[in-house]
Molecule: transfer RNA
Organism: Kibdelosporangium sp. MJ126-NF4
RNA sequence: GGCGCGUUGGUCCAGUGGAAUGGACGUCGGUCUCUCACACCGAAGACACGGGUUCGACUCCCGUACGCGUCA
Repeated sequence: GGCGCGUUGGUCCAGUGGAAUGGACGUCGGUCUCUCACACCGAAGACACGGGUUCGACUCCCGUACGCGUCA
């Protein structure tokens, strides 16, 4: 350098072009408890970046960045 795959809250994973991006752990608040833990309830927090297609994009296309694999 070419090709392929991947990138989603702090972490790990889901998510066929269509409402509110869902779950677990974690964090914060509350209930409970003498207190902590457990349990229960609630909350905050994410689609790598830039374009394009479309009535509508996490999803399709192109480019860039990063990671992995492979070829030279």